[in-house]
Context: one part of a larger RNA
RNA sequence: GCCUGCGAGUUAGCGGUACGUGGCGAGGUUAACCCGAGUGGGGUAGCCGUAGCGAAAGCGAGUCCGAAUAGGGCGACUGAGUCGCGUGCUCUAGACCCGAAGCGAAGUGAUCUAGCCAUGGGCAGGCUGAAGCGCGGGUAAGACCGCGUGGAGGGCCGAACCCACCUGGGUUGAAAACCGGGGGGAUGACCUGUGGUUAGGGGUGAAAGGCCAAUCAAACUUCGUGAUAGCUGGUUCUCCCCGAAAUGCAUUUAGGUGCAGCGUCACGUGUUUCUUGCCGGAGGUAGAGCUACUGGAUGGCCGAUGGGCCCUACAAGGUUACUGACGUCAGCCAAACUCCGAAUGCCGGUAAGUGAGAGCGUGGCAGUGAGACUGCGGGGGAUAAGCUUCGUAGUCGAAAGGGAAACAGCCCAGACCACCAGCUAAGGCCCCUAAGCGUGUGCUAAGUGGGAAAGGAUGUGGAGUUGCACAGACAACCAGGAGGUUGGCUUAGAAGCAGCCACCCUUGAAAGAGUGCGUAAUAGCUCACUGGUCAAGUGAUUCCGCGCCGACAAUGUAACGGGGCUCAAGCACACCGCCGAAGCUGUGGCAUUCACACAACAGCCAGGUCUUCGUGAUCCAAGCGUGUGGAUGGGUAGGGGAGCGUCGUGUGGCGAGUGAAGUCGCGGGGUGACCCAGCGGUGGACGCCACACGAGUGAGAAUGCAGGC
Numbered sequence: 001g002c003c004u005g006c007g008a009g010u011u012a013g014c015g016g017u018a019c020g021u022g023g024c025g026a027g028g029u030u031a032a033c034c035c036g037a038g039u040g041g042g043g044u045a046g047c048c049g050u051a052g053c054g055a056a057a058g059c060g061a062g063u064c065c066g067a068a069u070a071g072g073g074c075g076a077c078u079g080a081g082u083c084g085c086g087u088g089c090u091c092u093a094g095a096c097c098c099g100a101a102g103c104g105a106a107g108u109g110a111u112c113u114a115g116c117c118a119u120g121g122g123c124a125g126g127c128u129g130a131a132g133c134g135c136g137g138g139u140a141a142g143a144c145c146g147c148g149u150g151g152a153g154g155g156c157c158g159a160a161c162c163c164a165c166c167u168g169g170g171u172u173g174a175a176a177a178c179c180g181g182g183g184g185g186a187u188g189a190c191c192u193g194u195g196g197u198u199a200g201g202g203g204u205g206a207a208a209g210g211c212c213a214a215u216c217a218a219a220c221u222u223c224g225u226g227a228u229a230g231c232u233g234g235u236u237c238u239c240c241c242c243g244a245a246a247u248g249c250a251u252u253u254a255g256g257u258g259c260a261g262c263g264u265c266a267c268g269u270g271u272u273u274c275u276u277g278c279c280g281g282a283g284g285u286a287g288a289g290c291u292a293c294u295g296g297a298u299g300g301c302c303g304a305u306g307g308g309c310c311c312u313a314c315a316a317g318g319u320u321a322c323u324g325a326c327g328u329c330a331g332c333c334a335a336a337c338u339c340c341g342a343a344u345g346c347c348g349g350u351a352a353g354u355g356a357g358a359g360c361g362u363g364g365c366a367g368u369g370a371g372a373c374u375g376c377g378g379g380g381g382a383u384a385a386g387c388u389u390c391g392u393a394g395u396c397g398a399a400a401g402g403g404a405a406a407c408a409g410c411c412c413a414g415a416c417c418a419c420c421a422g423c424u425a426a427g428g429c430c431c432c433u434a435a436g437c438g439u440g441u442g443c444u445a446a447g448u449g450g451g452a453a454a455g456g457a458u459g460u461g462g463a464g465u466u467g468c469a470c471a472g473a474c475a476a477c478c479a480g481g482a483g484g485u486u487g488g489c490u491u492a493g494a495a496g497c498a499g500c501c502a503c504c505c506u507u508g509a510a511a512g513a514g515u516g517c518g519u520a521a522u523a524g525c526u527c528a529c530u531g532g533u534c535a536a537g538u539g540a541u542u543c544c545g546c547g548c549c550g551a552c553a554a555u556g557u558a559a560c561g562g563g564g565c566u567c568a569a570g571c572a573c574a575c576c577g578c579c580g581a582a583g584c585u586g587u588g589g590c591a592u593u594c595a596c597a598c599a600a601c602a603g604c605c606a607g608g609u610c611u612u613c614g615u616g617a618u619c620c621a622a623g624c625g626u627g628u629g630g631a632u633g634g635g636u637a638g639g640g641g642a643g644c645g646u647c648g649u650g651u652g653g654c655g656a657g658u659g660a661a662g663u664c665g666c667g668g669g670g671u672g673a674c675c676c677a678g679c680g681g682u683g684g685a686c687g688c689c690a691c692a693c694g695a696g697u698g699a700g701a702a703u704g705c706a707g708g709c
Stems, first nucleotide, its partner, number of pairs: 001709006011093003015090010027048003033042003052059002062074004096234002099231001103224006114198009123188001125157003128153001132149006161185003165182005200216001202212003237643006247260005261368002263365007272358001274353008287340001288338002294334003298330004306322001307320004371396010401412003416589004421585003427579003430563003436576001438575006449565001455549002459546010476533005482506003487501003512527001516525002590633009604623001607619004644698001646695010662682005667676003
């Protein structure tokens, strides 16, 4: 890992509550217990209901507060309860199942290990050579020195023994700590045998929170114990109908919970809902505005006040390229400004439409209370974020299908089932790939299309405005471009051309007291301007369409899905076709729900009548049924409904040694859980159907449990 089996909403309480159902009914019912033996009979204490109000005494269809015959609160003005059974939920219990780390109690452990106690044992060999002592030297005597002797040391080297520093291997190991090669200690605070001792908030510790039996920041065993777990995981058959939430308020609250909101079911109400038109309202947003307020804020005019200067004994006065209130003119800004002021939205009335899983009320049962993205309106942030937080709409969540290459949240569209039928949506129609290399008119040359800004540019197309131009423009070429004058100043110089000032006059077709280059300054070249040659357009500017540059990233083209496309298969406009989905239609079928109709038999049944009281006869509402028509059938949490199967019990009916169950094969039926006629094999003794009842009742998941492979 797979297979098989086991594996999770149970049980109790004369508990609570709601619904269904049954008995009795203004009543209903017993409990303990007794008798009895099978479901019976007794037992009336008690409980619920029939009356409420008050804290209570108490009063009573009233009562309480109150002085009140006032006012107000809660009641009455009528009535349905009660006891069983079943189901949903709930309470108390382990309460759907598994799961802690832990807490407490009583015990068991020092055969591992830590310390200690008692008593034993062990340490090859080699080296060094302390004190002391002897002798000699030395001294007054010493000290001291030398040579011997001696054999000290947590001395030295190194086996046994002890340790575990480095490294290689091992790491589903040979081993739950080992093996190899090196390493440290090795007469000591050494190593070791045996016996003993210290025990769990305790021991022991040359101290690492180490060790106390492979377990230690509190051992192990049993018990309290099924501790608790607002947490994680798991929770077993089918079909049908509906179908959420991720919000508000509160919370030692934030991943929990309570109430409300939103779902479902039952009962009631019966269009009250919703949409649109019309009518009537409230409002201060967008926008706009501001000598209409509160503030902000730019420039001009005006110029109070203040400052400077002059004048001045004081007072006054004069003046001012300073300051600048108020005022005024013009132009602005505001979520917490408003003289104004929409569109939507909201409220009410009315009419029409719709009439649907509309609205509202009461009750049973929930789930949700982590939301996500996109568009629009805002706040926070940096007018950042697949950011965050509100409002509003949509989608996902809980939604499959088609498109966007792929792609929860985008676009189209909501899947009951079947079909080798049709029409469309978004999006597409050259090939991959279903359908047009469709038609018409333009644009683009950049593979733009098929990524990007400020900014830049005789790219190119279109629409304007305007200058010059056959009395000859623009460009090119030929020629001129002069004189006063080297203008004045400045300067060493300044002559058109460093700088300052002025910028005239003359000749003329035209020529600046000079556009640029140049010189030390001149010179020189050139331009403006003019004539000629040529010959028809040539400049400036505004707006629009499509392009160009700006343009740098990490494996490999890689910024159209690819091929490929400009003879568009690119872009714009217009048009005609077609393709394209689980949308719509067609044909057939199933289910739910509503409306209408039907009854001849048939069945159940509330109720009425008759009755010979028989489970009698008869009439009949609703439901079940049939037919027609309309609508509906995506679905997580969740609510509701109807069923299948397993085991067993009761009653009735059947099968079976002429072969039960089980099992294998062939075959068939049902929307599904599932079921089965017939035949054959195996098997060898029980089994099935109907109705009712009762559960240890359904397995794929729980790092589930056991076994097998």
Molecule: large-subunit ribosomal RNA, domain II
Organism: Actinotalea fermentans ATCC 43279 = JCM 9966 = DSM 3133